[in-house]
RNA sequence: GCCCUCGUAGCUUAACGGAUAAAGCACCAGCCUCCGAAGCUGGUGAUACAGGUUCGAUUCCUGUCGAGGGCACCA
Numbered sequence: 001g002c003c004c005u006c007g008u009a010g011c012u013u014a015a016c017g018g019a020u021a022a023a024g025c026a027c028c029a030g031c032c033u034c035c036g037a038a039g040c041u042g043g044u045g046a047u048a049c050a051g052g053u054u055c056g057a058u059u060c061c062u063g064u065c066g067a068g069g070g071c072a073c074c075a
Stems, first nucleotide, its partner, number of pairs: 001071007010025004018055001027043005048064005
């Protein structure tokens, strides 16, 4: 330098192009308890960034950034 795959919440994962982006763990509050743990209820929190296509984009296209892998160059 070229090619491929990937990027969603603090972490791990969902979401045939279509309803308000879902769940587990974690965190916070409440209930329970003598106090905790466990359990129950509720809550906070995310689509890497910028454009494009579309009535509609997490999904498709382009560029950038980042992660992983392969190839090439290295007199």
Predicted 3D model of a 75-nucleotide RNA (transfer RNA) from a Deltaproteobacteria bacterium. Model confidence (mean pLDDT): 82 of 100. Taxonomically the source falls in Myxococcia (Bacteria, Pseudomonadati, Myxococcota). The sequence is in RNAcentral, with records from ENA. It matches the Rfam family "tRNA". Its family is annotated with triplet codon-amino acid adaptor activity in the Gene Ontology.